RNAcentral holds the sequence, with entries from SILVA. The RNA shown here (small-subunit ribosomal RNA) has 1436 nucleotides and comes from a metagenome. Rfam family: Bacterial small subunit ribosomal RNA. Its family is annotated with structural constituent of ribosome and ribosome in the Gene Ontology.
């Protein structure tokens, strides 16, 4: 310091996350030990116990238990100590301790002030005399459960009350009037009492400062101010009467939410931003309200009175309390100790002191809650041990890590020592036998937790299989999860590590430091202005602001920097800055202010000129339209993409003429002009704003922006009244359409137009606030002046200038696109506004509106993205150029019929399996009776049909063979067979059998784990690269552009210059010739067959064309412009296809999913498709004769000749491994002849009966042959298929496979041989360039509503509940204060009176919570309708 998240990739603009630090924390797993601090944040809820404020006999009087003496028989009594307990007084209980509920306030924090008080303390100065009468205690007597009175009696003081005295004390101008006191007692001291002064404390007043809200704008009757007058310790409306009408408020009054302030404290570089625990200073409260009383001090936590709630005791009559003191209980909570020890430090009360009290406070105790420290060994140790886990099976990792061996004992356990904390001479330690030291003993007593997909340091293997489950954010998990879980390893912390909350960082993501506003979210539609903000040039004062010195605070503690001190550290503790702040004073005078002078460049005027749809009002025009009337005149008009609805024979529409009547103003016309914007457009008049220009004068900063606040402000839209011709929302009808409440016809009602009044809003846009000022230039155009040029007038013309308005472009700026003197550059003022997307410009509140509706304006909730510019693609019912049997123009076809053969589908034990738009379907399979065979069924086998290894046997082996059972495989049996080498050893070596277990075997499964292969875009012309340039980048240029070309073929030109894979040659067959060889060919120009060559290159002539590259046309040649045809398929698409050609990860089965046997299916059949053969006939069938080829093949083979059979084929077997022989007979054609248009002499399916081959074997389930039968079909809807020449079309051969064959297929071969292209407008596919995009899985695409159906939050709602501050009225406890009677003139007692807590009562307000029904909005893998939007999105 940043880092991940929006995209196919990019830059930018946003927001959500993350790494860091902190905590009075909790919770999860885990736990050795020590210091230091810290521990109810939540109920300011209730509170058992027990303690926490007493103390002084040196202020008093009295005095128990007990001791001690005496008397007394005893009971008892006296005196003497003795001093508990209570009472009187004194002083202190207002300190100390909790708490933070109230409080937005002189409460606090600062820095000032005084009208004031002030026990104890200190300084000082004066006095301290004399007297009196009571109450408590006490006795006695009585109520009363208690608590706790009452009455009569006695008694003390430092208690209480008179009297004297009186200063510098108080009142008063003076005179002169008022007010004190205490004593005790050890004889040295403490005390009293007035006054003055200090310290310390307290009190009132002030200026500043420190939350959130305008959807809270006016608030205020003691309210401001004054006099009297009370009242306080003091000022004051503090309280009272009169009087006045003041008093605060956009610098936020007043309401309303929250909130105890600070020093600090977390964090942060700082500026800030959260926080106010513990310590410390202040304020504020003690159950809730309210009051005084006492006293220096209280309106008093452990005091009093009364109201209210609640707890508790009661003999029911009454009575008692307040832990927010220290423990502790209980409730509440995620959550927070012990009912502990001491007063031994320190610190308070009391006392003269001793001392006593002290839950203040010193200690312990409990918590990993923080922080800090220390330990769970060290050192050697490789066979790299076992074990685990991974492996490619070698190994590798855990790992020097253990085991072993030497050492150490911090620590633990035990034993012995043992403190400082004591000041103050003795004496006094809770903590504590603790801190620490000394020995012994033994590695002995001690490691977790978390994560390992990126962010962020760390990975494998299993299990699972969008399940379980994980996630902080992106996101993982659908069968090979580095992401779940469990294992091992690893990585980071470490007695703690994670989670969760929470606050500050990152975040410049509210921006003073430090940020925006054309498109990202933001310029108020637009002027006009008060405050307020900011202001021109000089001078001269002031000194508010600024600077600077000085001074006083700025509390202690924290911070920092240096020291000391606990063995270091946290901790404490010493000095030091520092605490950026406030206020006095003094000084400066540059700047900003303020007061005075002065100036003219801003701003304003006055004059002379000038353009203009600038506004208001009145008048006037002409052209259409529309209507009506006359007149002609006849069948159609209108409308459309095509039509209808509509108009018309009751005369329309065209056409003439005349009339009404309302709007709107062609042409000029423009990038033009004018205006603050909206906006203004025929001509003319009147009234009337601003602008500009140009010279001279004149004010003398008068200026500029502008919150509230006022003006104006386009169409719809409202209201009253007019008008209404044309256009036209709604509404009617005609059409398309699945539908069509639209888009297109016909009509038509508001309106739209006038007057006057509202509405106040628009993509009211230059999506750009407004004002000054500064920055290169180029062409426009519009309105003025200067000069030039003219004799001169007027047009023209050029320079230059001031004002407008357009366009191009520099420097600059932008994310980019853009902007560029009319800024979006570079400054300065003032304003508006903007903070993530959706909810929402929406609810609620308020205002304003006649209404519609505006103005202002949220939230709860959802998501991780919305967004802007720009790139490469893809698309587009965009657009340009080109191409192709793509259309067109042609021939034959398919699609019907029948058969065959494939696919679905349906049946089946089972009809194997895969291929499925193009690019699956006569495809893999280029042969399914068995086998093939992967399927079923049934029998069997289990180291297996097959391979390696180890062991044992045999070898008289191997191997052939025979007979029986079995369907068969198998069982079981019979004969025959007598290995080779050799060192001569039953030695090798094979072979076979048998076991045993590694293993074998799988056409099980995943083409989405893959290799190879391939299909297709596509034989399209296209995909790339290096280096250079451009862009912030994706990325682009090159590969664009103008020509050409079958081609990114090739020329030219350009920030490119070159290369590669592609294209074209190179390769092969064919066509023409030479040459050379020639058997088994041929039989003499030759032909064929095998080698070698030649030939074709736009090479050669004209034209076009850019002097090009080509085109085009000729010559010449067997062939001409790639001659023909095949072979060769660029970067890459489709997770295309193939785990069932092979191979191959992974997983899966092992007496089976593996192997063998027999039999069956794979050939089923209601029915679709696909691709084919034969046909429907005369260009034809039959029947007769007859010619003419290539190419292939042949030994488990082709087979002549011949004979036999209608024939299929049998017999036989010549020749031939093949230019020799042999398959083989081409067929169509060609000739004659017959049929004569018919379901036929067509067609040949069906079927029936009779052979022929093959083959272990022809039933499912073969071809063929002969007899015989003789079906559909008579050119085939919609659609659709192939071909551009030796092609189509037709005819026939030939061949893999193969025992045979379902072959009409595949794959060659030759034979006969056509029509047509004028052409690219559309269909189809494809390329280039351009445009548009909300797509990028790429249009099969993305995307909206309404309805249904789940969840969630929320508005409104008859209502209905509960809380808060208030108001009015009623009634008032307690008290202060003060009337009256009594009482001694008192205290006190009765009774009134204000004021008033609570209570009651009444309307209102205000915040919440609930509420049948209801609004809308979010949201939810596969719902219903439809297609708004993005492309010209099909009606921008």
């Nucleotide at each position: 310091a940043g880092a991940g998240u929006u995209u196919g990739a990019u830059c930018c603009u946003g927001g959500c996350u993350c790494a860091g630090g902190u905590u009075g924390a909790a919770c999860g797993c885990u736990g050795g030990c020590g210091g230091u601090g810290c521990g109810c944040c939540u109920a300011a809820u209730a509170c058992a116990u027990g303690c926490a404020a007493g103390u002084c006999g040196a202020a008093c009087g009295a005095a128990a238990a007990c001791u001690c003496g005496g008397a007394u028989u005893u009971a008892u009594u006296c005196g003497a100590g003795g001093g508990a307990a209570a009472g009187u007084g004194g002083c202190g209980a207002a300190c100390g301790a909790g708490c933070g509920a109230g409080u937005a306030a002189c409460a606090c924090g600062u820095a000032a002030g005084u009208a004031a008080c002030u026990g104890c303390c200190c300084u000082g100065u004066a006095c301290u005399c004399g007297g009196g009468g009571a109450c408590a205690a006490c006795u006695c007597a009585u109520c009363g459960a208690a608590a706790g009175g009452u009455g009569a009696g006695c008694u003390a003081a430092u208690a209480c009350c008179g009297g004297a005295u009186a200063g510098u004390c108080u009142c008063g101008a003076a005179a002169g009037a008022g007010u004190a006191a205490a004593g005790a007692u050890u004889u040295a001291u403490c005390g009293g009492u007035a006054c003055a002064g200090g310290a310390g404390g307290u009190g009132c007043u002030u200026g500043c400062g420190g939350u959130c809200u305008a959807u809270c704008a006016g608030c205020u009757a003691g309210u401001u101010g004054g006099u009297g007058g009370g009242g306080u310790a003091a000022c004051u409306g503090c309280c009272u009467a009169c009087c006045a009408a003041g008093g605060c408020u956009a610098u936020g009054a007043c309401g309303g939410a929250u909130a105890c302030c600070u020093g600090g404290u977390g964090u942060g570089a700082g500026a800030g931003c959260a926080c106010g625990a513990c310590c410390a200073g202040g304020c504020g409260c003690g159950a809730u309200g309210g009051g005084a009383c006492u006293g220096a001090g209280a309106c008093a936590c452990g005091g009093c009175c009364c109201a209210u709630a609640c707890u508790c005791c009661u003999a029911c009559g009454g009575g008692a309390g307040g832990c927010a003191g220290c423990a502790g209980u209980a409730a509440g909570g995620a959550a927070u100790c012990u009912u502990c020890c001491g007063c031994a430090a320190u610190g308070g009360a009391c006392g003269a002191a001793a001392g006593u009290c002290u839950g203040a406070c010193g200690g312990a105790g409990c918590g990993a809650c923080a922080c800090c420290g220390c330990g769970u060994g060290g050192u050697g140790g490789a066979u790299g041990a076992c074990g685990g886990c991974c492996u490619u099976c070698g190994g590798g990792u855990u790992g020097u890590a253990a085991a072993c061996a030497c050492c150490u004992u911090u620590u633990a356990u035990g034993a012995g020592g043992g403190a400082a904390g004591a000041a103050g001479a003795u004496c006094u330690g809770a903590c504590g036998g603790u801190a620490c030291c000394u020995c012994a003993u033994g590695a002995a007593u001690a490691a977790g937790g978390a994560c390992c997909g990126g962010c962020u340091a760390a990975u494998u293997a299993c299990g699972u299989g969008c399940c379980a489950g994980c996630a902080g954010c992106c996101g993982c998990g659908g069968u090979a999860a580095u992401a779940c879980g469990u294992a091992a390893g690893g990585u980071c912390c470490g007695a703690g590590c994670g989670u969760u909350a929470a606050c500050c960082g990152g975040a410049a993501u509210u921006a003073u430091u430090g940020g925006g506003c054309g498109u990202a979210a933001a310029g108020c539609g637009u002027c006009c202005g008060c405050a307020g903000g900011u202001g021109g040039u000089u001078u001269g004062u002031u000194a508010a602001g600024u600077g600077g010195a000085u001074u006083a605070u700025g509390a202690a503690a924290u911070a920092c920097c240096g020291g000391a001190g606990c063995u270091c550290a946290a901790c404490u503790u010493c000095g030091g800055u520092g605490c950026u702040g406030u206020a006095g004073u003094c000084c400066a005078a540059a700047c900003u202010g303020g007061c005075g002078g002065a100036c003219u460049a801003g701003a304003g005027g006055u004059a002379u000129g000038g353009a203009g749809a600038g506004g208001u009002g009145c008048g006037u025009g002409g052209a259409a339209u529309u209507g009506u009337g006359c007149a002609a005149g006849u069948a159609g008009g209108g409308g459309u993409a095509a039509a209808a609805u509509c108009c018309g024979u009751a005369g329309a529409u065209a056409u003439g003429c005349a009339c009404a009547g309302g709007a709107a103003c062609a042409c000029c016309a423009a990038a033009a002009g004018c205006g603050a914007a909206g906006g203004c457009a025929g001509c003319g008049c009147a009234c009337u704003g601003g602008c500009c220009a140009u010279u001279a004068c004149c004010u003398g900063a008068c200026a500029c922006u502008c919150a509230g606040g006022g003006a104006c402000g386009a169409a719809a839209g409202c209201g009253u009244g007019g008008g209404g011709a044309g256009c036209a929302a709604a509404a009617g009808g005609g059409a398309u359409u699945a539908g069509a409440u639209a888009c297109c016809c016909c009509u038509g009602u508001a309106g739209u137009c006038c007057a006057c009044g509202c509405c106040g809003u628009a993509a009211a846009c230059g999506a750009u606030g407004c004002a000054u000022g500064c920055u290169c230039g180029g062409u426009g155009u519009a309105g003025g002046g200067a000069c030039c040029c003219u004799c001169g007038a007027c047009c023209u013309g050029g320079u230059c200038u001031c004002u407008g308005u357009g366009c191009c472009u520099a420097a600059g700026g932008u994310a980019a696109c853009c902007c560029g003197u009319u800024a979006a550059g570079c400054a300065u003022g003032c304003c508006g506004c903007c903070u993530g997307u959706g909810c929402a410009g929406u609810a609620c509140g308020a205002g304003c509106g006649c209404a519609a509706g505006c103005u202002u304006a949220a939230a709860a909730c959802a998501c991780a993205a919305a967004g802007g510019a720009a790139u490469a693609g893809a698309c587009g019912g965009g657009g340009a150029c080109c191409c192709a049997c793509a259309c067109a123009a042609g021939c034959g076809g398919u699609g019907g019929a029948u058969u065959g053969c494939g696919g679905g589908g349906u049946u089946u034990a089972a009809u194997g399996c895969g291929u499925u738009a193009a690019u699956a379907a006569g495809c893999g399979g280029g042969u399914a009776a068995c086998c093939u065979u992967a399927c079923c069924c049934a029998g069997g086998c289990u180291u297996g049909a097959c391979a390696u290894c180890u062991c044992u046997a045999u070898c008289g082996u191997a191997c052939u063979u025979u007979u029986u059972g079995g369907a068969a495989a198998c069982a079981a049996u019979u004969a025959g067979g007598u290995c080779a080498g050799u060192u001569c050893g039953g030695c090798u070596g094979g072979a076979u059998a048998g076991a045993u277990g590694a293993c074998a075997g799988g056409c099980g499964c995943u083409g989405c784990a893959u290799g190879g292969u391939u299909g297709u875009c596509g034989u399209c012309a296209g995909c790339u690269c290096g280096u250079g340039c451009c862009u912030u980048g994706a990325g682009g240029u090159g590969u664009g552009c103008g020509g050409u070309u079958a081609a990114g073929u090739c020329c030219g030109u350009g920030a490119a210059c070159g290369a590669g894979c592609g294209c074209a040659a190179c390769c092969c067959u064919u066509a023409u010739c030479c040459u050379a060889u020639g058997u088994u060919g041929u039989a003499u120009u030759u032909u064929c067959a095998u080698g070698g060559g030649a030939g074709a290159c736009u090479g050669c002539c004209g034209g076009u064309c850019a002097u090009a590259a080509a085109c085009c046309g000729g010559a010449g040649g067997a062939a001409g412009g790639u001659g023909a045809g095949g072979a060769u398929g660029a970067c890459g698409u489709c997770a295309a296809a193939u785990c069932a050609g092979c191979a191959u990860g992974g997983c899966c089965c092992u007496u089976a999913u593996g192997c063998c046997u027999g039999g069956g299916g794979c050939u089923a059949c209601a029915c679709c498709c696909a691709c084919a053969a034969u046909a429907c006939a005369a260009u034809g069938g039959c029947g007769a004769g007859c010619a003419c080829a290539a190419a292939c093949u042949g030994a488990a083979g082709c087979a002549a000749u011949g004979c036999g059979g209608c024939g299929a084929c049998g017999c036989g077997g010549a020749g031939c491994g093949a230019a020799u022989c042999g398959g083989a007979g081409a067929a169509a054609a060609c000739u004659c002849g017959u049929c004569u248009c018919a379901g036929u002499u067509c067609g040949g399916a069906u079927u029936g009966g009779a052979g022929u081959c093959u083959g272990c074997a022809a039933c499912u389930c073969g071809a063929c042959u002969c007899c015989a039968u003789g079906a559909a079909g008579c050119u085939g809807g919609a659609a659709u298929c192939g071909c551009u020449a030796g092609u189509a079309a037709a005819c026939g051969u030939a061949u893999a496979u193969c025992a045979g064959u379902c072959a009409u297929g595949g794959u060659a071969c030759g034979u006969u041989g056509a029509a047509u292209a004028u052409g690219u407008u559309c269909c189809u596919g494809g390329g280039u360039c351009u445009u548009g995009u909300a797509c990028u899985c790429a249009c099969c695409g993305c995307c909206c509503g309404u309805c249904a159906a789940g969840g969630c939050a929320u508005g409104g709602a008859a209502g209905c509940u509960g809380g808060g501050g208030a108001u009015g009225c009623c009634c008032a406890a307690a008290g202060u204060c003060u009337g009256c009677a009594a009482a001694a003139u008192a205290a006190u007692u009765g009774u009134g009176g204000c004021c008033u807590a609570a209570g009651g009562u009444a309307g209102a307000u205000u915040c919440a919570g609930u509420g049948a029904c209801u609004g809308g909005g979010c949201u939810u893998a596969a719902g219903u309708c439809g297609u708004a939007a993005c492309a010209a999105g099909g009606u921008a």
The prediction has a mean pLDDT of 84.